c-di-GMP-I-GGC riboswitch aptamer from a Chloroflexota bacterium, 87 nucleotides, folded computationally. Its mean pLDDT, the model's own confidence on a scale to 100, is 88. Lineage of the source: Bacteria > Bacillati > Chloroflexota. It was read from a public genome assembly, where an Rfam model found it.
RNA sequence: ACCGAUAAUGGCAAACCCGGCGAAAGCCGGCGACGCAAAGCCAUGGGUCUACCCCCUGCAAAGGGCACGACUGCCAGGCUGCCGAAA
Numbered sequence: 001a002c003c004g005a006u007a008a009u010g011g012c013a014a015a016c017c018c019g020g021c022g023a024a025a026g027c028c029g030g031c032g033a034c035g036c037a038a039a040g041c042c043a044u045g046g047g048u049c050u051a052c053c054c055c056c057u058g059c060a061a062a063g064g065g066c067a068c069g070a071c072u073g074c075c076a077g078g079c080u081g082c083c084g085a086a087a
Base pairs, nucleotide, nucleotide: 003084004083011036012035017030018029019028020027021026034073040079041078042077044076045075046074047071048070049069054065055064056063057062
């Protein structure tokens, strides 16, 4: 240090379930640990998810489209950071 132990000290917390918020994706709290060396922070690029509103088709029911919404525990990138075996 660009590396990452069957090390140490700590940390975070998927799914399920419960309560709340939201149209939804999803978020918050509790419970709980599948995992994580940045699973700390930032929606910057890509990606993914959703569609109340809006747009298109339609007599309607319905179908389709759309991010400015959401996800950083999908991949990059940026900023910051604990420990120190081996190489």